About this RNA: Model confidence (mean pLDDT): 81 of 100. A computed fold for a 76-nucleotide RNA from Pectinatus brassicae, annotated as transfer RNA.
RNA sequence: GCUGGCAUAGCUCAGUUGGCAGAGCAGGUCAUUCGUAAUGAUCAGGUCGUAGGUUCAAUUCCUAUUGCCAGCUCCA
Numbered sequence: 001g002c003u004g005g006c007a008u009a010g011c012u013c014a015g016u017u018g019g020c021a022g023a024g025c026a027g028g029u030c031a032u033u034c035g036u037a038a039u040g041a042u043c044a045g046g047u048c049g050u051a052g053g054u055u056c057a058a059u060u061c062c063u064a065u066u067g068c069c070a071g072c073u074c075c076a
Stems, first nucleotide, its partner, number of pairs: 001072007010025004019056001027043005049065005
């Protein structure tokens, strides 16, 4: 330099013919208990890496770009 993959909640990850952004763990509150743990209920937490484009509508399609990972290759 070229090619491919990944980027979504604090963490690990889902999310297909484009149509309300989710789960588990972690966290708060409550219940249960003499108390703790465990368990149950409930709540909160997001610019879907960034910037544009297409569309009535984009996490999803197109382009560019940033970071990480993997592979390939040439010149000097």
The sequence is in RNAcentral, with records from ENA. Its Rfam family is "tRNA". It is annotated as a transfer RNA. Taxonomically the source falls in Pectinatus (Bacteria, Bacillati, Negativicutes, Selenomonadaceae).